[in-house]
A computed fold for a 105-nucleotide RNA from Sneathiella chinensis, annotated as TPP riboswitch aptamer (THI element). It matches the Rfam family "TPP riboswitch aptamer (THI element)". Rfam links the family to the GO term thiamine pyrophosphate binding. The family has 115 seed sequences and 16,130 matches in Rfam 15.1. The coordinates come from a structure-prediction model, not an experiment, and the mean pLDDT is 75. NCBI's taxonomy places the organism under Bacteria, Pseudomonadota, Alphaproteobacteria, Sneathiellales, Sneathiella. The sequence was found by an Rfam model in a public genome assembly.
RNA sequence: GCCACCCUCGGGGGGAGCCAUGUGUGUGGCUGAGAGGUUCCAAAAGGAACGACCCCUGGACCUGAUCAGGUUAGAACCUGCGUAGGAACGAGAAUAAAUGGUCGC
Numbered sequence: 001g002c003c004a005c006c007c008u009c010g011g012g013g014g015g016a017g018c019c020a021u022g023u024g025u026g027u028g029g030c031u032g033a034g035a036g037g038u039u040c041c042a043a044a045a046g047g048a049a050c051g052a053c054c055c056c057u058g059g060a061c062c063u064g065a066u067c068a069g070g071u072u073a074g075a076a077c078c079u080g081c082g083u084a085g086g087a088a089c090g091a092g093a094a095u096a097a098a099u100g101g102u103c104g105c
Stems, first nucleotide, its partner, number of pairs: 001102004007092004011056004017030005037050005061086003067080004
């Protein structure tokens, strides 16, 4: 010096579990950023749009998976599977500082 980080704008992707009670979609509790807030459609199951939240390749999340071991009230969590298979990006501003990377002296 440059890049990343960071900030802004636009665009895009994603999930909504477990336990108790109850029987009708409720109440209480657990974990979590988020555990379904509003509206509409549907006989119901459920679906759609918007919202909140997380994430956009250092990757949320999905599949295998109703997986295996540990742990827990259970889920979450830890380890394995796993160098597995998939998965959503561009632009701009600032360049004060810190951190990391890189190049030159």